The RNA shown here (FMN riboswitch aptamer (RFN element)) has 122 nucleotides. The sequence was found by an Rfam model in a public genome assembly. Rfam family: FMN riboswitch aptamer (RFN element). Rfam links the family to the GO term FMN binding. The literature on the family includes a 2002 paper in Nucleic Acids Res by Vitreschak et al., "Regulation of riboflavin biosynthesis and transport genes in bacteria by transcriptional and translational attenuation".
RNA sequence: AAAUAUCUUUGGGGAUUGGUGAAAUUCCAUACCGACAGUAUAGUCUGUGAACUCUUUAUACGAAGAGCCGAUUGGGUGAAACUCCCAAACCGACGGUAAAGUCCGGAUGAGAAAAGAUAAAA
Numbered sequence: 001a002a003a004u005a006u007c008u009u010u011g012g013g014g015a016u017u018g019g020u021g022a023a024a025u026u027c028c029a030u031a032c033c034g035a036c037a038g039u040a041u042a043g044u045c046u047g048u049g050a051a052c053u054c055u056u057u058a059u060a061c062g063a064a065g066a067g068c069c070g071a072u073u074g075g076g077u078g079a080a081a082c083u084c085c086c087a088a089a090c091c092g093a094c095g096g097u098a099a100a101g102u103c104c105g106g107a108u109g110a111g112a113a114a115a116g117a118u119a120a121a122a
Base pairs, nucleotide, nucleotide: 004119005118006117007116008115009114010113017029018028019027031102032101033092034091035048036047037046038045043090044089052067053066054065055064056063057062072088073087074086075085076084094105095104096103
């Protein structure tokens, strides 16, 4: 120095302004947002996480396994970019409520991962 184990901390953003209506931050117009790792810098590539569904275990609000898991094209530069630049698009769990990516709720939760500390052995 690397790897391993344990612990600590951190760890998701966004509805502006109008219209209709008895009622909508949910509809219509307009606006706004983009977790983590990889790779030429990514919401749309590849993979991970959360959510949701099922099964097993059998009580630990837990563990293990399986399923589900949205959406991009054209041009340009370059050795290299679905990542940059230009242009035009598209997408967003579950429950509640006038139909919700943005409000309220599960959630002062969980978590990919990041940073740091400690330990013993070779």